[in-house]
RNA sequence: GGACGGUUAGCUCAGCCGGGAGAGCAUCUGCCUUACAAGCAGAGGGUCGGGGGUUCGAUCCCCUCACCGUCCA
Numbered sequence: 001g002g003a004c005g006g007u008u009a010g011c012u013c014a015g016c017c018g019g020g021a022g023a024g025c026a027u028c029u030g031c032c033u034u035a036c037a038a039g040c041a042g043a044g045g046g047u048c049g050g051g052g053g054u055u056c057g058a059u060c061c062c063c064u065c066a067c068c069g070u071c072c073a
Base pairs, nucleotide, nucleotide: 001072002071003070004069005068006067007066010025011024012023013022019056027043028042029041030040031039049065050064051063052062053061
């Protein structure tokens, strides 16, 4: 330098055919316990990497930039 894959909550990751942003873990509160852990119930937490375009409407499609990974040179 080129090809491909990836970037979504604090962490690890889903997200179907373009219309609701989610799960587990973690955190916080309550219950339970003599107490702690475990367990149960609930809550908070998001620029869907940045910018632009298409569209009535974009996490999703197109362009571009950045970063991470694999392969080729």
Molecule: transfer RNA
Organism: Paenibacillaceae bacterium